[in-house]
Source information
The RNA shown here (transfer RNA) has 73 nucleotides and comes from Actinomadura fibrosa. The prediction has a mean pLDDT of 80. Lineage of the source: Bacteria > Bacillati > Actinomycetota > Thermomonosporaceae > Actinomadura. It matches the Rfam family "tRNA". Rfam classes the family as a transfer RNA.
RNA sequence: CUCCUCGUAGCUCAGCGGACAGAGCGCCGGCCUCCGAAGCCGGAAGCCGCAGGUUCGAUCCCUGCCGAGGAGA
Numbered sequence: 001c002u003c004c005u006c007g008u009a010g011c012u013c014a015g016c017g018g019a020c021a022g023a024g025c026g027c028c029g030g031c032c033u034c035c036g037a038a039g040c041c042g043g044a045a046g047c048c049g050c051a052g053g054u055u056c057g058a059u060c061c062c063u064g065c066c067g068a069g070g071a072g073a
Stems, first nucleotide, its partner, number of pairs: 001072007010025004018056001027043005049065005
């Protein structure tokens, strides 16, 4: 310098054009218990890296930038 992949709750990830954006773990509260753990029930937490563009409509498509990882020279 060129190319590829990824960037969504605290963490690991799903979602691939329209439905209130979801799951597991973690966190908070309740039940249970002598107290915990486990189990059961409920809850909080993300305008989806940033900025433009396309579209009636974008987390999802396109462009640039930033960041992480990888390949080549």